Notes: The prediction has a mean pLDDT of 83. This is a predicted structure of an 84-nucleotide RNA (c-di-GMP-I riboswitch aptamer) from Domibacillus sp. PGB-M46.
RNA sequence: AACCUGGUAGGGUACAGCCGUAGAAAUGCGGUGCCACAAAGCUACAGGGGCUAAAGCGAUGUGCCAGGCCAGCCAGCUGCCAUA
Numbered sequence: 001a002a003c004c005u006g007g008u009a010g011g012g013u014a015c016a017g018c019c020g021u022a023g024a025a026a027u028g029c030g031g032u033g034c035c036a037c038a039a040a041g042c043u044a045c046a047g048g049g050g051c052u053a054a055a056g057c058g059a060u061g062u063g064c065c066a067g068g069c070c071a072g073c074c075a076g077c078u079g080c081c082a083u084a
Base pairs, nucleotide, nucleotide: 005082006081007080012037013036017032018031019030020029021028022027035072041077042076043075047074048073049070050069051068056064057063
């Protein structure tokens, strides 16, 4: 120095819910909140998977459809400190 492993110390993020806001929706953003996380940092046309379906198609209902959305689903990339 690197890899594996870990999270002592110092720290970080912030689930659900609630309020506001954008949106057709999924969901995002802000506030509050603190479930949990050693990558819960970044990446959505590098990959898999999932959600929604306005418009459109079809059919006339409940179907199909992503260029919309989710990375705190798997995954790819990168990273702090440190024991043995």